[in-house]
RNA sequence: GGUCGAUUAGCUCAGCGGUAGAGCACUGCAUUGACAUUGCAGGGGUCACUAGUUCGAACCUAGUAUCGACCA
Numbered sequence: 001g002g003u004c005g006a007u008u009a010g011c012u013c014a015g016c017g018g019u020a021g022a023g024c025a026c027u028g029c030a031u032u033g034a035c036a037u038u039g040c041a042g043g044g045g046u047c048a049c050u051a052g053u054u055c056g057a058a059c060c061u062a063g064u065a066u067c068g069a070c071c072a
Base pairs, nucleotide, nucleotide: 001071002070003069004068005067006066007065010024011023012022013021018055026042027041028040029039030038048064049063050062051061052060
């Protein structure tokens, strides 16, 4: 330098055009002598960034950035 893949909640990930989700973590309440466990409820997101396509984009297209693999 080239090709391919990844980027979504604090962490690990799902979702692949039509209202952004799960597990763990976090907060409150209940439970306990206390803790843990368990149950119930709740908070938390510029879907990496910029532009384009579309009635509508996390999702499609192009570019940029970061990370990884392979080729040279």

A computed fold for a 72-nucleotide RNA from Henriciella sp., annotated as transfer RNA.
Its Rfam family is "tRNA". By type it is a transfer RNA.
Model confidence (mean pLDDT): 84 of 100.